Record summary:
A computed fold for a 72-nucleotide RNA from a Dehalococcoidia bacterium, annotated as transfer RNA. Rfam family: tRNA. The family's RNA type in Rfam is transfer RNA. NCBI's taxonomy places the organism under Bacteria, Bacillati, Chloroflexota, Dehalococcoidia.
């Protein structure tokens, strides 16, 4: 340089055209003599950046950035 693959709450990941979820972790109540542990209930996401397609984009295109595997 050339090809591939990843980029989603704080964290490890799901979701693959129709209103963005889980677990851990965080806060609050409940439970206990305290703590843990266990049950409830909430806070937290400009979906890695700019276009482009469509009535609608996390998703299809196209470019960038980063981080990984391969080739030369």
């Nucleotide at each position: 340089g050339c090809g591939g693959g990843c980029a989603u709450g704080g964290u490890u990941c799901a979701g693959u055209g129709g209103a963005a979820g889980a677990a851990c972790g965080c806060c609050a109540g409940c439970u206990u003599g305290c703590c843990a542990a266990g049950c409830u209930g909430g806070a937290g996401g400009u979906c890695g950046c700019g276009g482009g397609u469509u009535c609608g984009a996390u998703c299809c295109c196209c470019g960038c950035u980063g981080c990984c595997c391969g080739c030369u």
The prediction has a mean pLDDT of 82.